[in-house]
Model confidence (mean pLDDT): 81 of 100.
This is a predicted structure of a 72-nucleotide RNA (transfer RNA) from Boudabousia tangfeifanii.
Its Rfam family is "tRNA". It is annotated as a transfer RNA.
Lineage of the source: Bacteria > Actinomycetota > Actinomycetes > Actinomycetales > Boudabousia.
RNAcentral holds the sequence, with entries from Rfam.
RNA sequence: UCCCGCGUAGCUCAAUGGCAGAGCGUCCGACUGUUAAUCGGCAGGUUGCUGGUUCGAGUCCAGCCGUGGGAG
Repeated sequence: UCCCGCGUAGCUCAAUGGCAGAGCGUCCGACUGUUAAUCGGCAGGUUGCUGGUUCGAGUCCAGCCGUGGGAG
């Protein structure tokens, strides 16, 4: 320098172009002699950035950034 993949909650990951979710974790509560385990609940998001397409973009397109792999 070129090619390919990935980037979504604190972590691991979902989401057919049409309301952004789950598990774990944090916090609150129930359970109990207490803790742990178990159960219930709340909070937590600029979907990497900037544009484009579209009535509508996490999803499609372009560039950039980061990261992993490959070629030279």